[in-house]
Context: one part of a larger RNA
């Protein structure tokens, strides 16, 4: 507001107050989930740029130098004796098991005992007989004490370094004294000598490491020696068998004829000899230089050709065997093997030669040169290197691939030869001596000319084996206490000489005796590689010269990438853990290709074929009127040069010569006149003259003109065999050639930062996390082959110890994840289906890409 019983109820608005819900926003904190998000370190793949392929001898390989198709297993410094050195360990003037025994069943290990026998040390020397060594002195020395504020100063002095004395052996010398007359031998002495004494260190054993001897890293010979097998192929000889068809040619012998006194001839059958003769088969093998030539065939096949009654061909059987056979002789044959057969054993034969020698990191890091050798393809021995260590030393010693200073030595460079020696060119002068020609003369050692040799004073040019003088660099040496200085003493030494020397004492002198510089200097022991080189500049010796060979200095490659030279062993820069940033070097900046088609001045025009960056990959001697500088001597407005035009006379045809010679065939001279100027002539020309030009002058004309020599650039000189190279494209007031000026890219180089290894110096334990084999800081450094060294890793096998496994070990796969510089480990996931690992010792048949590596697939 409404209803009332007026108590009040119901509704509606406000406020307020507890609880409690729920939504929003802001913070905070914390989880999960998102993103074509950022950013930073790693990885993997791909793109771009770079960028020859390993491993080997070699000065040098990407080599047109060999080895290697690929893969999988197998494959090469080992053990042993004996010895250096180092280091660890027990005992020590000793030390030592490995001879004997004990334990034990018994062999073996292992422990243990025991004699000291033996061994090496404790004593050397000498050929040997023999003979035989006692804490010295001095210089430096570390440590410790003393005084001292310190700076110094006194003293002790190990170990070890040097010096001088001693002793002991040996040698040499002396020889007292003693004696059996032979020998003992005292006390001395010596620039002689020892692997010797001087208060002892060794001895057993482990291990690294290097020497020698064994197969001795691993494979490889041509050979030697020994004992069998072999004459079925083949050579040869013996026995004993077998084969050789067909023709020609016609020996001797015979038969009958003719001929003749006769010897004997002749002519015709007949016959069938022969290392004859053509040719089958046989046995051979000459040419096609023919087939074939991973063949039918480890010697065949075709045609040809040899011989084909014989020294023939041949079967079986016997005989000759390897420094031996056989051989018609070829060193032929002797089982596909013959200038000495094949098989097995000395044997893993032996090689100074060849080839190969297997995991990782880190620190260092060479040598090719001396000397010796029957040495030059190789050893040793010094150099050259790594390891181990020892002695001092912390703010001074000590040291220096450098400089001052002092100082010594030198005979090269250069220089001289009118200094020696020696070569040598030239012309002057010139008494004497010599030789040679000549004149005068009868000669003359008379005289005169004259060439020379000879002297003199000059003058040119030179000397690795020639120098009077004489550098430069280069080298010894020194620059202090281990020194200066003064006084004293000993001595067998030495001197006339208490003179010297060497000693020992003691005083004095500290401005630490040039510079600059790292901090670190000295000594020892051991042992590897190497002993072919090669190149640049400079100097140098033989060569005509070499990318030829031989030598100094130094610095390089070798053994070393990186930038740049287009490419590249050495040339230029500049040497290097892994990131990042800024600046350089050399050398670049038109495009490939980062970076200026800056900038300022000059030069070049180049058609066989301009031109372009050390080493370097080429050109010369001459030449250009191409074109630009500068020089140096001229001319020129008093008009030059050029060009056009005038003149270019006379004495005079100058003399001489000549057949002629008037300016011009020659010869010698080369005046004068009148001019503006003209030469006794610069050329053409005549037989000679003549005509021309030209030197000279002179007019227009008007402003520069010429001569040489020189040097930049460009040219010619400039010809070779596949096409062709400034690095290519290409480029011209360059993107060329010379200056000159800032800017700009660019290395692993510098500089800064981080982070790493290695080195060297420093601090840390009482508290809170260990690990001192730790962890922190602060310095410098980091290339490398052959070499050493130190650390680490992986296989196998024994022992301990501590684990894992049928709920899945191990090996194989694997584009997945992660630690470590790196060898490699951890880990997930398929798969397997039974053994398999970490520490800590300990033992090696322990690591492969190569050896025309073996065996197995391909």
């Nucleotide at each position: 507001u409404g209803c009332u019983u007026c108590g009040g109820c119901a509704u509606c608005u406000g406020u307020g107050c507890a609880c409690u819900c729920c939504g929003g926003a802001c913070u905070c904190u914390g989880g999960c989930c998102u993103g074509u998000g950022g950013g930073c370190u790693c990885c993997c793949c791909a793109u771009u740029c770079g960028a020859c392929a390993c491993g080997u001898c070699u000065u040098g390989a990407a080599a047109c130098a060999a080895g290697g198709u690929c893969c999988a297993a197998g494959g090469a410094g080992u053990c042993u004796g004996a010895c250096g050195u180092g280091u660890g360990u027990g005992c020590g003037a000793g030390u030592c098991a490995a001879c004997g025994g004990g334990c034990g069943a018994g062999u073996a290990u292992a422990c243990c005992c025991g004699u000291a026998a033996g061994a090496c040390g404790c004593a050397a020397u000498g050929a040997a007989g023999c003979u035989g060594a006692u804490u010295g002195g001095u210089g430096g020395g570390a440590u410790c004490c003393c005084c001292c504020c310190a700076a110094g100063g006194g003293g002790u002095g190990c170990a070890c370094c040097g010096c001088c004395g001693a002793c002991c052996g040996a040698c040499c010398u002396u020889g007292a004294u003693c004696u059996u007359c032979u020998g003992a031998g005292a006390a001395g002495g010596g620039u002689u000598u020892g692997a010797g004494u001087g208060u002892g260190a060794g001895c057993a054993u482990a291990c690294c490491u290097g020497u020698c001897g064994g197969g001795a890293c691993c494979c490889g010979a041509a050979a030697g020696a020994u004992g069998g097998u072999g004459a079925a192929c083949u050579a040869u000889g013996c026995c004993u068998g077998a084969g050789c068809g067909g023709g020609u040619c016609g020996a001797a012998g015979c038969c009958a004829g003719a001929g003749g006194a006769a010897a004997c001839u002749c002519a015709g059958g007949u016959a069938g000899a022969g290392g004859c003769c053509c040719g089958c088969a046989g046995c051979g093998a000459u040419a096609c230089u023919g087939a074939c030539g991973u063949g039918c065939a480890a010697a065949u096949c075709g045609u040809u050709c040899g011989u084909c009654u014989g020294a023939c061909u041949u079967g079986g059987g016997u005989a000759u065997a390897g420094g031996g056979g056989c051989a018609a002789a070829a060193g032929a044959c002797u089982a596909a093997u013959c200038g000495a057969a094949c098989c097995g054993u000395c044997u893993a034969g032996u090689a100074g030669c060849u080839g190969g020698u297997u995991c990782c990191c880190u620190c260092u890091g060479a040598a090719g040169u001396u000397u010796c050798c029957c040495u030059u393809a190789g050893u040793a021995u010094a150099g050259u290197u790594g390891g181990a260590g020892c002695u001092c030393g912390c703010g001074u010693g000590c040291g220096a691939g450098u400089u001052c200073u002092a100082u010594c030595g030198g005979g090269u460079a250069a220089a001289g030869c009118u200094g020696a020696u020696g070569a040598u060119u030239a012309g002057a002068g010139g008494c004497c001596u010599c030789g040679g020609g000549g004149g005068c003369a009868c000669a003359a050692c008379g005289c005169c000319c004259u060439c020379g040799a000879c002297c003199u004073a000059u003058u040119c040019u030179c000397a690795a084996a020639a120098u009077u003088u004489a550098a430069a660099u280069a080298g010894g040496u020194a620059u202090g206490a281990u020194g200066g200085c003064g006084c004293g003493g000993c001595u067998g030494c030495u001197u006339g000489g208490u003179u010297g020397a060497g000693c020992c004492a003691c005083g004095c002198c500290a401005c630490g005796g040039a510079a600059u510089c790292a901090a670190g200097a000295g000594c020892u022991c051991c042992a590897a590689g190497u002993g072919g080189g090669c190149u640049a500049u400079u100097u140098u010796u033989u060569g005509a010269a070499a990318g030829c060979a031989g030598a100094a200095c130094u610095g390089g490659c070798g053994a070393u990438g990186c930038a740049g030279g287009a490419u590249a062993a050495a040339c230029c820069g500049a040497a290097a853990g892994c990131c990042a940033g800024g600046u350089u070097a050399c050398g670049g900046u038109g495009c490939c290709a980062a970076a200026a088609u800056g900038c300022g001045c000059g030069c070049u025009a180049a058609c066989c074929u301009a031109g372009a960056u050390c080493c370097c990959a080429c050109a010369a001697a001459g030449g250009g009127u191409g074109u630009u500088g500068g020089u140096c001597a001229a001319u020129u407005a008093a008009g030059a040069c050029a060009g056009c035009a005038g003149g270019a006379c006379a004495g005079u045809g100058g003399u001489c010569a000549u057949g002629g010679a008037a300016g011009u065939c020659g010869a010698a001279a080369u005046c004068c006149g009148c001019u503006a100027a003209g030469g006794a002539g610069u050329g053409u020309g005549u037989a000679a003259c003549a005509a021309c030009u030209c030197a000279c002058c002179u007019g227009c004309c008007g402003a520069a003109u010429a001569a040489a020599a020189u040097a930049g650039c460009c040219u010619c000189g400039a010809a070779a065999g596949u096409u062709g190279a400034u690095g290519g494209c290409a480029c011209u007031u360059a993107a060329g050639c010379g200056c000159g000026u800032g800017a700009c890219c660019u290395a692993c180089a510098c500089c800064c930062g981080g982070c790493u290894g290695u080195u060297g110096g420093g601090a840390c334990a009482a508290a809170u996390u260990c690990c001192a084999g730790g962890c922190c800081c602060c310095g410098a450094u980091g290339a490398g082959u052959a070499g050493g060294a130190g650390g680490g890793u992986g296989c196998g096998g024994c022992g301990g110890u501590c684990g894992c496994u049928g709920c899945a070990a191990a090996a194989c796969c694997u584009u997945a994840g992660g630690u470590g510089c790196g060898a490699u480990c951890c880990c997930g996931g398929u798969a397997g289906g039974a053994g398999c690992g970490g520490c800590c010792a300990u033992c090696g048949g322990u690591g492969u890409a190569g050896a025309u590596c073996u065996u197995g697939g391909u």
Large-subunit ribosomal RNA, domain II from Capsicum baccatum, 858 nucleotides, folded computationally. Rfam family: Eukaryotic large subunit ribosomal RNA. The literature on the family includes a 2001 paper in Science by Yusupov et al., "Crystal structure of the ribosome at 5.5 A resolution". Its mean pLDDT, the model's own confidence on a scale to 100, is 81.